A computed fold for a 680-nucleotide part of an RNA from a Candidatus Bipolaricaulota bacterium, annotated as large-subunit ribosomal RNA, domain II. The RNAcentral record of the full RNA draws on ENA.

Context: one part of a larger RNA
RNA sequence: GCCGGCGAGUUACGCUCCGUGGCGAGGUUAAGCCCCUGUGGGGCGGAGCCGUAGCGAAAGCGAGUCCGAACAGGGCGACUAGUCACGGGGCGUAGACCCGAAGCCAGGUGAUCUACCCAUGGGCAGGGUGAAGUGCGUUUAACCGCGCACGGAGGCCCGAACCCGUUGGCCGUGCAACGCCAUGGGAUGACCUGUGGGUAGCGGUGAAAUGCCAAUCGCACCUGGUGAUAUCUGGCUCUCCCCGAAAUGGCUCUAGGGUCAGCCUCACGUGAUAGGCGGCCGGGGGUAGAGCACUGGCUGGGGAAGGGGGGAAACUCCCGACUCCAAUCAAACUCCGAAUACCGGCCUGCCGUUUCGUGGGAGUGAGACUGCGGGUGAUAACGUCCGUAGUCGAGAGGGAAACAACCCAGACCGCCAGCUAAGGCCCCCAAAUCCAGGCUGAGUGGGAAAGGCGGUGUGGUUGCUGAAACAGCUGGGAGGUUGGCUUAGAAGCAGCCAUCCUUUAAAGAGUGCGUAAUAGCUCACCAGUCUAGCGACCGCGCGCCGAAAAUGUAACGGGGCUAAGCCUGGUGCCGAAGCUGCGGGGCGUCCGCUUUGCGGGCGUCGGUAGGGGAGCGUUCCCAGCGGGGCGAAGCCGCGUCGCGAGGCGCGGUGGACUGCUGGGAAGUGAGAAUGCCGGC
Numbered sequence: 001g002c003c004g005g006c007g008a009g010u011u012a013c014g015c016u017c018c019g020u021g022g023c024g025a026g027g028u029u030a031a032g033c034c035c036c037u038g039u040g041g042g043g044c045g046g047a048g049c050c051g052u053a054g055c056g057a058a059a060g061c062g063a064g065u066c067c068g069a070a071c072a073g074g075g076c077g078a079c080u081a082g083u084c085a086c087g088g089g090g091c092g093u094a095g096a097c098c099c100g101a102a103g104c105c106a107g108g109u110g111a112u113c114u115a116c117c118c119a120u121g122g123g124c125a126g127g128g129u130g131a132a133g134u135g136c137g138u139u140u141a142a143c144c145g146c147g148c149a150c151g152g153a154g155g156c157c158c159g160a161a162c163c164c165g166u167u168g169g170c171c172g173u174g175c176a177a178c179g180c181c182a183u184g185g186g187a188u189g190a191c192c193u194g195u196g197g198g199u200a201g202c203g204g205u206g207a208a209a210u211g212c213c214a215a216u217c218g219c220a221c222c223u224g225g226u227g228a229u230a231u232c233u234g235g236c237u238c239u240c241c242c243c244g245a246a247a248u249g250g251c252u253c254u255a256g257g258g259u260c261a262g263c264c265u266c267a268c269g270u271g272a273u274a275g276g277c278g279g280c281c282g283g284g285g286g287u288a289g290a291g292c293a294c295u296g297g298c299u300g301g302g303g304a305a306g307g308g309g310g311g312a313a314a315c316u317c318c319c320g321a322c323u324c325c326a327a328u329c330a331a332a333c334u335c336c337g338a339a340u341a342c343c344g345g346c347c348u349g350c351c352g353u354u355u356c357g358u359g360g361g362a363g364u365g366a367g368a369c370u371g372c373g374g375g376u377g378a379u380a381a382c383g384u385c386c387g388u389a390g391u392c393g394a395g396a397g398g399g400a401a402a403c404a405a406c407c408c409a410g411a412c413c414g415c416c417a418g419c420u421a422a423g424g425c426c427c428c429c430a431a432a433u434c435c436a437g438g439c440u441g442a443g444u445g446g447g448a449a450a451g452g453c454g455g456u457g458u459g460g461u462u463g464c465u466g467a468a469a470c471a472g473c474u475g476g477g478a479g480g481u482u483g484g485c486u487u488a489g490a491a492g493c494a495g496c497c498a499u500c501c502u503u504u505a506a507a508g509a510g511u512g513c514g515u516a517a518u519a520g521c522u523c524a525c526c527a528g529u530c531u532a533g534c535g536a537c538c539g540c541g542c543g544c545c546g547a548a549a550a551u552g553u554a555a556c557g558g559g560g561c562u563a564a565g566c567c568u569g570g571u572g573c574c575g576a577a578g579c580u581g582c583g584g585g586g587c588g589u590c591c592g593c594u595u596u597g598c599g600g601g602c603g604u605c606g607g608u609a610g611g612g613g614a615g616c617g618u619u620c621c622c623a624g625c626g627g628g629g630c631g632a633a634g635c636c637g638c639g640u641c642g643c644g645a646g647g648c649g650c651g652g653u654g655g656a657c658u659g660c661u662g663g664g665a666a667g668u669g670a671g672a673a674u675g676c677c678g679g680c
Stems, first nucleotide, its partner, number of pairs: 001680006011094013026050003032044005054061002064076004097235002100232001104225006115199009124189001126158003129154001133150006162186003167182004201217001203213003238615006248261005262364002264361006274354001275351003278347006289336001290334002295330003299326005306319005367392010397408003412584004417580003423574003426559003432571001434570006445561001451545003455542010472529005478502003483497003508523001512521002585605009616669001618666010634653008
């Protein structure tokens, strides 16, 4: 891992509700006792319990009573139905659906491991260093000192045994639940070690690490209390039918749990001036928008009290409450003010029980995304918090390449039939290489901003133009004058000021280049040549640039496309579990009938938590009826019936029990629990 078997709402008592039955103003016995054909049946037993009257704290009164002065008012009652049994739903008390702690307490067992202690034994190759002390010499008056020799101290040195475990590697389903190799520390000591003994868990021992106390230690182990408790996790076994949630509010040592309400289901009642939708009518409102009349913010200008700087003063510069004109901003501003929504009324409108009440049973109280209105955040987040709608949740099908939440659409079953939705119709791939007109040339389409673009199409405003425009070419582009100032210089062209006049067809006190400054080139402007359109600006459509990422094209799903891209209009087709057709089934309701039923109409049948209903099968019991060596159960296979759980028949195997009908009782259904036991 697989297979097989086992494996989870039970039982008792009480309360409550429902179903069925008995009796009924009553209902019922408990212990116990008696009888019989004795896992059982019948009888006796009325103690007790519930009901039949309530109210009051009570005395007490009583269809009333209590409060009260009350014949006032109010509270609780009265105007009748219960009770016993069985079955079922739920709750309570019990282990109470099953498995699961870490733990707490009690009584015991442990110092053969290890910590420390006691008693008694054992062990430490070899080498080095050379303390005290002593002797001799020397020195001294003597001591001290010095030298040599002897000597052999030390938690001394090097290093085996022995003890330890520093660093690295190996090992890491190991040789090993701590080892191996190399390396390293101690090695006469607070050393190591044999044997015997001692200290025990609210404890011991500890050169102290919460270390150690038998591979276990922040309080050992074993057994018991014990099925401790677990607002937590996991698991919980046959079928079909009907309905079908919630992830919200209040409170909560509450936040992943509860309790009440909300939302679901079932029964009974109510069923109409009920409910939903629509139309009309009547309401309140202060949002969107807007506005500046209030409260504040805020910009420019005029006036202006007042204030500041300068000045001797005249005066001048600046700021400026308030006010006027103009332009504005606001969730906590409003002179105004919608659309919706909400409440109510009417309807001869539509739907058709959807409403409401009482009671039984729940689950939910982690929600998610998208659109819209907002708060928060950064006008970030698959962010977060409200409101509102939808979808998912609990929803399959088609589309979006793939993709809970987006678009279309709500799946009772069958069909090799039809029509459509979203979305599509060149191939992958079902359907147009469809029609008409326009746009794009960027593979734009098929990712992106500010910003930029004489890309291209189109609309508009305006100017010039056969008295010749625009572009090109030829020529002119002058004089006062080098304007004045400044400056070393400033001559059109560093800078400042002014920007005139003249000659002209025209020519700036000069558009740019240039010079040290001149010079030179050029432009404006004019003429000629040429010839028909040429400029400026505003908008719209489609494009272009802006554009860098990590395995490999990789920013159309792919191929590929110049239409198979984009815009406008049109015709057709494809396309879903939608709709239709045909056949079948369940449920509800209505109708008809030759009314155990059959036929028909209408509606309905996605579904998690969950509520309700109807069934299948297993074991055993009772009653009745069967089958079986001429072959029971079980097992294997085929056929057949039932929506299904399953049933039946036949054949084979097997070799001794077993079924049906009605009723009853449960150790009653397995795939999951790191389930338990066994097998492989």